Overview
A computed fold for a 108-nucleotide RNA from a Bacillota bacterium, annotated as SAM riboswitch aptamer (S box leader). It was read from a public genome assembly, where an Rfam model found it. The organism belongs to Bacillota, within Bacteria. Model confidence (mean pLDDT): 82 of 100. It matches the Rfam family "SAM riboswitch aptamer (S box leader)". About the family: The SAM riboswitch is found upstream of a number of genes which code for proteins involved in methionine or cysteine biosynthesis in Gram-positive bacteria. The family is grouped with related families in Rfam's "SAM clan".
RNA sequence: UUCUUAUCCAGAGAGGGGGAGGGACGGGCCCUAUGAACCCCGGCAACCUGCAGUAGUGUAAGGUGCCAAUUCCCGCAGGGAACCGAAGUAAGCCCUGGAAGAUAAGAG
Numbered sequence: 001u002u003c004u005u006a007u008c009c010a011g012a013g014a015g016g017g018g019g020a021g022g023g024a025c026g027g028g029c030c031c032u033a034u035g036a037a038c039c040c041c042g043g044c045a046a047c048c049u050g051c052a053g054u055a056g057u058g059u060a061a062g063g064u065g066c067c068a069a070u071u072c073c074c075g076c077a078g079g080g081a082a083c084c085g086a087a088g089u090a091a092g093c094c095c096u097g098g099a100a101g102a103u104a105a106g107a108g
Base pairs, nucleotide, nucleotide: 001108002107003106004105005104006103007102008101013041015040016039017038021031022030023029025075026074027073028072042067043066044065047063048062049061050059051058052057071100076097077096078095079094080093
């Protein structure tokens, strides 16, 4: 870096350091000095391994991952209702599929 498969409406600190940014991208809309990124500690989960078990499953030792908002929402296609507090109707709302992205495991 590419491909395959699975998952993505649950869960996770009132700690220490750090100092201005962050939420992939575009458009929105948000978070942030009542302190961002990042590091440490802490925690959540249980994809792979291990361990226990005939198994369902459990555990959480090892490898990852994750810890505002559904993958924050939309971004392409199809369908639906006349709704909704308001704005909004080409751009809003609801549903389905896809794309993109993230993570894991496997393969190149």